[in-house]
Context: one part of a larger RNA
RNA sequence: GAAUGAACACUGGUGGCAUGCUUAACACAUGUAAGUCAGAUGGGAAGUGGUGUUUCCAAUGGUAGACAGGUGAGUAAAGCAUAAGAACCUACCCUUGGGAAGAAAACAACAACUAGAAAUGGCUGCUAAUACCCCGUAGGCUGAGGAGCAAAGGAUGAAUCCACCCAAGAAGGGGCUCGCAUCUAAUUAGCUAGUUGGUGAGGCAAUAGCUUACCAAGCAAAUGAUUGAUAGUUGGUCCAAAAGGAUGAUCGGCUACACUAGGACUUAGACAUGGCCUAGACUCCUGCUAGAGGCAGCAAUGGAGAACUUUCCACAAUAGGCGAAAGCUUGAUGGAGCAAUGCCACAUUGAGGUAGAAGGCCCAUAGGUCGUGAACUUCUUUUCCUGGAGAAGAAGUAAUGACGGUAUCUAGGGAAUAAGCAUCGACUAACUCUGUGCCAGUAGCCACAGUAAGACAUAGGAUGCAAAUGUUAUCC
Numbered sequence: 001g002a003a004u005g006a007a008c009a010c011u012g013g014u015g016g017c018a019u020g021c022u023u024a025a026c027a028c029a030u031g032u033a034a035g036u037c038a039g040a041u042g043g044g045a046a047g048u049g050g051u052g053u054u055u056c057c058a059a060u061g062g063u064a065g066a067c068a069g070g071u072g073a074g075u076a077a078a079g080c081a082u083a084a085g086a087a088c089c090u091a092c093c094c095u096u097g098g099g100a101a102g103a104a105a106a107c108a109a110c111a112a113c114u115a116g117a118a119a120u121g122g123c124u125g126c127u128a129a130u131a132c133c134c135c136g137u138a139g140g141c142u143g144a145g146g147a148g149c150a151a152a153g154g155a156u157g158a159a160u161c162c163a164c165c166c167a168a169g170a171a172g173g174g175g176c177u178c179g180c181a182u183c184u185a186a187u188u189a190g191c192u193a194g195u196u197g198g199u200g201a202g203g204c205a206a207u208a209g210c211u212u213a214c215c216a217a218g219c220a221a222a223u224g225a226u227u228g229a230u231a232g233u234u235g236g237u238c239c240a241a242a243a244g245g246a247u248g249a250u251c252g253g254c255u256a257c258a259c260u261a262g263g264a265c266u267u268a269g270a271c272a273u274g275g276c277c278u279a280g281a282c283u284c285c286u287g288c289u290a291g292a293g294g295c296a297g298c299a300a301u302g303g304a305g306a307a308c309u310u311u312c313c314a315c316a317a318u319a320g321g322c323g324a325a326a327g328c329u330u331g332a333u334g335g336a337g338c339a340a341u342g343c344c345a346c347a348u349u350g351a352g353g354u355a356g357a358a359g360g361c362c363c364a365u366a367g368g369u370c371g372u373g374a375a376c377u378u379c380u381u382u383u384c385c386u387g388g389a390g391a392a393g394a395a396g397u398a399a400u401g402a403c404g405g406u407a408u409c410u411a412g413g414g415a416a417u418a419a420g421c422a423u424c425g426a427c428u429a430a431c432u433c434u435g436u437g438c439c440a441g442u443a444g445c446c447a448c449a450g451u452a453a454g455a456c457a458u459a460g461g462a463u464g465c466a467a468a469u470g471u472u473a474u475c476c
Stems, first nucleotide, its partner, number of pairs: 001476001003474002006472004013346006019339002026302002030299003035063003040060002043057004070257003079182001082179001084177002088174003094169006102134001110125002113122003153162003184228002192218001195217008232254004236247004259280005282293003310336001312335003318332001319330004350378003359370004384413006393403001420465005425446001427444001431460002434457002441448002
C1' cells in the first nucleotide's frame, strides 16, 4: 500500500446493487416449509320438495415425498480435482415393434359391540377398484430335457384422448474400477491375520475377500507404512510484475451429516432432515401402567460471543410435485423490512460581495490571520415538502402484479432538510499560544515530559480523507 462475511469509538443526508451467527453440529416455546388426483374405487355429509347437477370429508388406490432447502460435525480417503476404463442399473419424458383372452377370493372405509387417562386398539358383519390372486398366451432365459414369468381400465353422443403390459433404442441420471495429484509431525519405525493370493460355494444391478470353507504365506513400508495432530473438497477469492503465498463467506459442481449409536423395510432410486424399528441422553405429558418429541428448512426464542436481520407479503413471474384439464400446493423462488457491513453514484449550493465589520487567536501594539468566509444582493431546485399523471415486468384472445400508487414524468414552494473524523517532532502533508513540570500523560518505531514541551492537555490556526474517519484483528 491492498484486502476482509469483520468488530469497536465518534459522527451520520439520499439512492442503486450486493452481503449479513466466522462463536455452542448448544437447547429450542409458537407458526409454517409436501402435497396432489373425485376423469381409479366404494362410502359419508351438506344442499335440493324429488331426480339430476354441484360442493366438502375421512378411507382404499396411484404418484411425489431420494428433488428443492440447510449445515460442515465427521472424513487425509469409501472424499475431492484431473485423465481413463468395463462387468452394470435406470421411474417419469422421447422413438420403434407387438399386446391387453378368461375367471375368483378378500381387506379398509362403514355398521354393531367393546378395552384404555391418552396415544392407540380388539372382535363380529358388509363392500368396490387402475388393490390382490388363479389360469391361458406372446416375447425373453436355458444345460435344449425343461423350469419359471405380463397386462387395467377411465372420459366422451362419436371421432378420439389419457392410462396399462412386454421388448428394443436414445437422452439424461446413477453404481463400480484404475493412473497421477491432494497439509503436518520420525521427539510416530516397524505395520497387517480376511491380512495377500488361489480353488469351491454364497451374494450383488454389476466387478471384487464383498462373505464363507479349504489351501498357500504372503501383502504394503525411509519414494515415509503405521500412529498422532489438523482439515470437507473444487471452480474460485485476496495479495503480487511474475514466480508464488494465503484462503475456501456469498454463487456453481461434488461429498458427508440430520439429537447420539445401530438396523433394515418400502421403492426405479434411500439404508431416507419434516418415514419406520431398537438402545441411550434430554424435554414434555400421565390416572404411574404407559405415551409424545427432534429447527444443521423459513422466521422467532434462550444461551455463548467483540459480533450478524422480520415470529413480514405473494404464488403475479421462474421452477418443482400431482392432475386429462380447470386448478391446488411450494418459507424453493420473487419481493418488501432491518444494519454505513461493503462497492458505486449524488447532495449539503452557484455568482457577486471590503466598511477588509463585530468577535476569536497571535502580536514587536505598527499590524497580521480566521476571511469573500459571514451579513447583504441575485440565480437555481439535484434532493426535500405538497398536489397531478403513472408503468414495463403478462407469456396466452380476454382476464390475471406480491412488489406498488413503487420506479418514472409533471406543477407549485422555499437555500430551504443535510459535515464530520483523524492528524500536525522525524518517518509523514500540516505550528503557535496557554496550562502542566520525569507529575499528569503520549507512544507504530526512534522517543517526548525534570519551569520557555512545535511530541502531554485545552485553545486558535493548518493538513489529510470525507458520509464517513480512526483504532484493533487477520492475510499478502